[in-house]
This is a predicted structure of a 72-nucleotide RNA (transfer RNA) from Drechslerella stenobrocha 248. Its Rfam family is "tRNA". Rfam links the family to the GO term triplet codon-amino acid adaptor activity. By type it is a transfer RNA. The prediction has a mean pLDDT of 84. The RNAcentral record of the sequence draws on GtRNAdb. It is recorded under the gene name tRNA-Ala-CGC-1-1.
C1' cells in the first nucleotide's frame, strides 16, 4: 500500500428488515444475630461516523475511522 473478518448495555457476546437481548457484573429487597449462597424486581444503549435504498434500517448498499489478521 492492498485482501479478508469485526464493531451491539459496565464486560463477553447474540440478534442480520417490523418491541434492541442473554450471561456476567451494578443497585434494591427477601432469606441469616451478621455475611456467604439462593430467590425477586430495577436501572443500565446515539446499535462506531457519515450518507443512500426503504413504508420501515443495528441489520441492506457506498465512503469513512478503529481493532484483529494474510500478502507484499
Nucleotide at each position: 500500500g492492498g485482501g479478508a473478518u469485526u464493531g451491539u448495555a459496565g464486560u463477553u457476546c447474540a440478534g442480520g428488515g417490523g418491541u434492541a437481548g442473554a450471561a456476567c457484573g451494578u443497585u434494591u429487597c427477601u432469606u441469616u444475630c451478621g455475611c456467604a449462597u439462593a430467590g425477586a424486581a430495577a436501572a443500565g444503549g446515539u446499535c462506531c461516523c457519515c450518507g443512500g435504498u426503504u413504508c420501515a434500517a443495528a441489520u441492506c448498499c457506498g465512503g469513512g475511522c478503529a481493532a484483529u489478521u494474510c500478502c507484499a

The organism belongs to Drechslerella stenobrocha, within Eukaryota.